[in-house]
This is a predicted structure of a 73-nucleotide RNA (transfer RNA) from Candidatus Uhrbacteria bacterium RIFCSPHIGHO2_01_FULL_63_20.

RNA sequence: CGGGCCGUGGCGCAGUUGGUAGCGCGCUUCGUUCGGGACGAAGAGGCCGCGAGUUCGAGUCUCGCCGGCCCGA
Numbered sequence: 001c002g003g004g005c006c007g008u009g010g011c012g013c014a015g016u017u018g019g020u021a022g023c024g025c026g027c028u029u030c031g032u033u034c035g036g037g038a039c040g041a042a043g044a045g046g047c048c049g050c051g052a053g054u055u056c057g058a059g060u061c062u063c064g065c066c067g068g069c070c071c072g073a
Base pairs, nucleotide, nucleotide: 001072002071003070004069005068006067007066010025011024012023013022019056027043028042029041030040031039049065050064051063052062053061
């Protein structure tokens, strides 16, 4: 310098036929227990790397930028 993949709650990931974001773990509260753990119930937490565009509508398409990984020179 060229090419490919990835960037979503604290962590790991799904969502890719565009229609207002979900799962597991973790966290909070309650119940059960002498207490803890385990189990059960309820709940909080993200606007989807940043910016712009297309569209009635974008995590999802297009462009630029930033970061990570891989390949080539």
Taxonomically the source falls in Candidatus Uhriibacteriota (Bacteria, Bacteria candidate phyla).